[in-house]
RNA sequence: GGAAGUUUAGCUCAGUUGGGAGAGCAUCUGCCUUACAAGCAGAGGGUCGGCGGUUCGAGUCCGUCAAUUUCCA
Repeated sequence: GGAAGUUUAGCUCAGUUGGGAGAGCAUCUGCCUUACAAGCAGAGGGUCGGCGGUUCGAGUCCGUCAAUUUCCA
């Protein structure tokens, strides 16, 4: 220098054909317990990497930039 993949909650990730933003773990609260752990119930936590475009409508499609991983030279 060229090519491909990934970027969504604190962490690991899902999101299928464009229309509701979610799961597990973690955190907090309550129940349970002499107490802790485990278990059960609930809650909080997101500008979906940035910017722009298409569309009535974008996590999803397109362009560009950034970060990161792999391959080729």
Molecule: transfer RNA
Organism: uncultured Clostridia bacterium